[in-house]
C1' cells in the first nucleotide's frame, strides 16, 4: 500500500426538548442539553420526504404548484481515524 470484521482509552458529533434570532413555511443559525453516530465528515448526483411562498386554476378557501429544505432516509461521488486481523 490494500482488504476485512470486532472493539472505542483518549478525543470528536449531537436527536427530542428550552431560551434568542432569520423564514410563508418546511427548515435554519447560536447557546444550553444528550437519544444516537465509528464516517451522524462534505456533496441535493439517482431515489425518497418535508414545506406551499411566488403562480395557476377553481371561487373564499381548496387544489396544483420548488425556483424552497432534509445527507440524523436509502444508495453514488470525494476525503478522513485509535486499536486488532
Nucleotide at each position: 500500500a490494500a482488504g476485512a470484521a470486532u472493539u472505542a482509552c483518549g478525543g470528536g458529533c449531537a436527536a427530542a426538548c428550552c431560551u434568542a434570532g432569520c423564514g410563508a413555511a418546511a427548515g435554519c443559525c447560536a447557546g444550553g442539553g444528550a437519544c444516537g453516530c465509528a464516517a451522524a465528515g462534505c456533496u441535493a448526483u439517482g431515489g425518497g420526504u418535508c414545506u406551499a411562498a411566488a403562480a395557476a386554476c377553481a371561487g373564499u378557501u381548496g387544489u396544483u404548484g420548488a425556483u424552497g429544505a432534509c445527507u440524523g432516509c436509502c444508495a453514488g461521488g470525494c476525503u478522513g481515524c485509535a486499536a486488532u486481523c
The prediction has a mean pLDDT of 83. This is a predicted structure of an 85-nucleotide RNA (c-di-GMP-I riboswitch aptamer) from Dendrosporobacter quercicolus. It matches the Rfam family "c-di-GMP-I riboswitch aptamer". From the family's description: GEMM was predicted in a large-scale screen for bacterial structured RNA regulatory elements. NCBI's taxonomy places the organism under Bacteria, Negativicutes, Selenomonadales, Sporomusaceae, Dendrosporobacter. Of the family's consensus pairs, 95% are formed in the model.